[in-house]
RNA sequence: AGAGCCGACGACGCGGCCGCGUCCGCCCUCGGGCGGGCGAGGAAAGUCCGAGCUCCACAGGGCAGCGCGAUGGGUAACGCCCACCGGCCGCGAGGCCAGGGACAGUGCAACAGAAAACACACCGCCAACUGCCCGCCGUAGCCUUGGCGAAGGCGGGAAAGGGCAAGGGUGAAAUGGUGGGGUAAGAGCCCACCGGCGGCGUGGCGACACGCCGGCCUGGCAAACCCCGCGCGGAGCAAUGCCAAACAGGGGGCAGAGGCGGCCCGCCUCACUAUGACCCCCGGGUAGGCAGCUCGAGGCCGGCGGCAACGCCGGCCCCAGAUGGAUGGCCGCGGCCCCGAAAGGGGCAACAGAACUCGGCUUACGCGCGGCUCUGCCC
Numbered sequence: 001a002g003a004g005c006c007g008a009c010g011a012c013g014c015g016g017c018c019g020c021g022u023c024c025g026c027c028c029u030c031g032g033g034c035g036g037g038c039g040a041g042g043a044a045a046g047u048c049c050g051a052g053c054u055c056c057a058c059a060g061g062g063c064a065g066c067g068c069g070a071u072g073g074g075u076a077a078c079g080c081c082c083a084c085c086g087g088c089c090g091c092g093a094g095g096c097c098a099g100g101g102a103c104a105g106u107g108c109a110a111c112a113g114a115a116a117a118c119a120c121a122c123c124g125c126c127a128a129c130u131g132c133c134c135g136c137c138g139u140a141g142c143c144u145u146g147g148c149g150a151a152g153g154c155g156g157g158a159a160a161g162g163g164c165a166a167g168g169g170u171g172a173a174a175u176g177g178u179g180g181g182g183u184a185a186g187a188g189c190c191c192a193c194c195g196g197c198g199g200c201g202u203g204g205c206g207a208c209a210c211g212c213c214g215g216c217c218u219g220g221c222a223a224a225c226c227c228c229g230c231g232c233g234g235a236g237c238a239a240u241g242c243c244a245a246a247c248a249g250g251g252g253g254c255a256g257a258g259g260c261g262g263c264c265c266g267c268c269u270c271a272c273u274a275u276g277a278c279c280c281c282c283g284g285g286u287a288g289g290c291a292g293c294u295c296g297a298g299g300c301c302g303g304c305g306g307c308a309a310c311g312c313c314g315g316c317c318c319c320a321g322a323u324g325g326a327u328g329g330c331c332g333c334g335g336c337c338c339c340g341a342a343a344g345g346g347g348c349a350a351c352a353g354a355a356c357u358c359g360g361c362u363u364a365c366g367c368g369c370g371g372c373u374c375u376g377c378c379c
Stems, first nucleotide, its partner, number of pairs: 001375007009368002012334007020039009041351001045362002048360005053236004065232005071083004085099001086097004100227002105225002107221002122168002124164003129161002132157006141148003176194006195217001197214007240291004250282004256270005298317008335348005
């Protein structure tokens, strides 16, 4: 210098003035004034997980459904984080993994291919075996002195029966891989190494690693059903609680008392004749208001423990709470970047903006900063 990887990094700083929101104090003419404090983010976002809080439901147990899944830790909890293990990718810094079970059962594998799981032989290889063909030799025997010739032997041919799965070919995947021996040709048939499986030993809390021995090897898919283990009641701050107009509507004062009667209607006896409604009282609920609402698994600094996530202790701090919803603008100084010889000039950007609150994840994001890796060049 180029190409990359990672990050608990920054998101211009300080001051002044004006404006807006909110809280506290004071003042008054009750609506304002004055003074002071505070006032967006690393993601406030998506609302995907886990909680607090509130209401509803709930004896216990189970089914169904949903989620998660190596090991050890962290945490209020988690599907999050840290460390470690295993696998894959990268020369590397590093990155990715729903990472339990495929001899419990059911199932799936398009196309191609002979065959996709108690399998199979398309091309191909094999003359050892059974049978066949040819040549030579040849026992018994025959004709006859030289031949023929059952059986048998030797040599050659041929892939019918049969053997093989080495090689080719198909496929995402083809019945462990490489090499040697062996064989008619082949094959874990035999051997060495590697992979996998089982056992033992050593190390480790553990996942697991390493070593030795053994027999020679049992395909893939569970983000297919399923099996195993663990967890899960539902809804959400428009939750929920409190105060409470106007209008309409409801009940009561107020239509009686007694008898039949559980009640209404109805019937009988007695009492009453009301401006009895335009009056008074009560409760529900709406508008509206208040609480919930921001002091909290809180932040910063330091020390200690831990590889780390994180925990413990001490000190300091209070850091938005709106409800049509504030968070904006100007100036000065400093810093950084760009242009310029200088004087000076320009810029500080991207993604985005609280709404009950936390812990995470994911997504968006211009530029800068820090650490690290690889390659090339120079000293």
Record summary
The RNA shown here (Bacterial RNase P class A) has 379 nucleotides and comes from a Planctomycetota bacterium. It matches the Rfam family "Bacterial RNase P class A". By type it is a ribozyme. NCBI's taxonomy places the organism under Bacteria, Pseudomonadati, Planctomycetota. It is recorded under the gene name rnpB. RNAcentral holds the sequence, with entries from ENA. Model confidence (mean pLDDT): 77 of 100.